[in-house]
Predicted 3D model of RNase P RNA and transfer RNA as a complex of 436 nucleotides.

RNA sequence: GGAGCUGGCCAGGCAAUCGCGCUCAUCGAGCGAGGAAAGUCCGGGCUUCGCAGGGCAGAGUGCCAGGUAACACCUGGGCGGCGUGAGCCGACGGCAAGUGCAACAGAGAAUAGACCGCCGAUGGUUUGCAGGGUGUUGUACCCGCAGACACAGGUAAGGCUGAAACGGUGCGGUAAGAGCGCACCGCGCCUGUGGUAACACAGCGUGGCAAGGUAAACCCCACUCGAAGCAAGGCCAAAUAGGGGUGCGGAAUGUGUGGCCCGCACUGCACCCGGGUAGGCUGCUUGAGGGGUCUGGUGACAGGCUUCCCAGAUGAAUGAUUGUCUUCGACAGAACCCGGCUUAUCGGCCAGCUCCUUUU
RNA sequence: GCCGGAGUAGCUCAGUCGGUAGAGCAACUGAUUCGUAAUCAGUAGGUCGGAGGUUCGAUUCCUCUCUCCGGCACCA
Numbered sequence: 001g002g003a004g005c006u007g008g009c010c011a012g013g014c015a016a017u018c019g020c021g022c023u024c025a026u027c028g029a030g031c032g033a034g035g036a037a038a039g040u041c042c043g044g045g046c047u048u049c050g051c052a053g054g055g056c057a058g059a060g061u062g063c064c065a066g067g068u069a070a071c072a073c074c075u076g077g078g079c080g081g082c083g084u085g086a087g088c089c090g091a092c093g094g095c096a097a098g099u100g101c102a103a104c105a106g107a108g109a110a111u112a113g114a115c116c117g118c119c120g121a122u123g124g125u126u127u128g129c130a131g132g133g134u135g136u137u138g139u140a141c142c143c144g145c146a147g148a149c150a151c152a153g154g155u156a157a158g159g160c161u162g163a164a165a166c167g168g169u170g171c172g173g174u175a176a177g178a179g180c181g182c183a184c185c186g187c188g189c190c191u192g193u194g195g196u197a198a199c200a201c202a203g204c205g206u207g208g209c210a211a212g213g214u215a216a217a218c219c220c221c222a223c224u225c226g227a228a229g230c231a232a233g234g235c236c237a238a239a240u241a242g243g244g245g246u247g248c249g250g251a252a253u254g255u256g257u258g259g260c261c262c263g264c265a266c267u268g269c270a271c272c273c274g275g276g277u278a279g280g281c282u283g284c285u286u287g288a289g290g291g292g293u294c295u296g297g298u299g300a301c302a303g304g305c306u307u308c309c310c311a312g313a314u315g316a317a318u319g320a321u322u323g324u325c326u327u328c329g330a331c332a333g334a335a336c337c338c339g340g341c342u343u344a345u346c347g348g349c350c351a352g353c354u355c356c357u358u359u360u
Numbered sequence: 361g362c363c364g365g366a367g368u369a370g371c372u373c374a375g376u377c378g379g380u381a382g383a384g385c386a387a388c389u390g391a392u393u394c395g396u397a398a399u400c401a402g403u404a405g406g407u408c409g410g411a412g413g414u415u416c417g418a419u420u421c422c423u424c425u426c427u428c429c430g431g432c433a434c435c436a
Stems, first nucleotide, its partner, number of pairs: 001356010012325007020032005034331001038342002041340005046229004053262004058225005063077005078092001079090004093220002098218002100214002115159002117155003122152002124149006131143004167185006186209001187207003190203005233282004243273006254266003275435003289308008361432007370385004379416001387403005409425005
């Protein structure tokens, strides 16, 4: 100098004028959107329901340990993959519990398979022999040896098909082959050591390999989960036809906010049609809150001290103009509140680290 | 704001335990007719809303995302 990795921060500032929402109120003063306010994907607070009790079904999570109010989040570690590296990514329990699936191609697709190829030891057919035997005038028959055929059959080393073909390499072995035998590697099991654990390492321990893939297939194992949501819920006011229908019944065959059953509670309850009002108050913002600092911890985080109050609208407020800062941009607008995840996003700043090249 | 549902041919819809996506109407071509309609025969038309993942292989299973539709106030 170049290329990159990780973590964090900013998201216009200042001034003037006008305007809007809330609070206090005399002029007026103070405060006024985000890192995602978004998607509503998880988790919790809060509220109501029978105080949520049991079983089945269902849903979710899934290496280990820790953090937390809780989580599918975060931190640290393990294992696997990618990268020269800093680092990044991983729905990462179990197909040696069971069941299922694998189109097309291919000989064969999961208690494999003989299409090509190799062999054909053994059996069969056949040829030869101045080899032997039996019998004979002789063809013949039996045995042996050598060859041919590739018929029975053997063979999973090689080819072919496929996403996937039932451990890999080598030596021996064989008719040809094959974990058939052996050595090394891989894998499983066992034992020991280290570690809280996941797991790692070692073994002249052991098994010839049995156990291919798929669980974001059913399923099994372990753990977790009652449901609904601020249009929850509470209070006040106003108005109407307290009308009609359906279901259920006198304690269940009804209802009690998610499917079923049991348990529990209630006595007119649910739903539909029709009718009326669509006004106000509350819930509503001080909270697992923010800043600073100290301590403990590798860290997430926890604890102590100190300091601050930081939007609460309800047709729904936070904007406009001008000047200036050499430049001002992207995604985007709170609606009960928090913790996360994910998605969208112009430009810039800071810190640590890695690789390459060059110079000293 | 909260809670549900759906995207497949031009339109309306099927598509189950994952294995080459179908039907009706419409369109086009031919036959029939003097001509048209109807009828008959045939043909074409699909990134299965988009992106990523699991799998040998996704309309189908999982995640993210886009678009559209519906419901939810109180009183009696």

Rfam match: Bacterial RNase P class A. By type it is a ribozyme.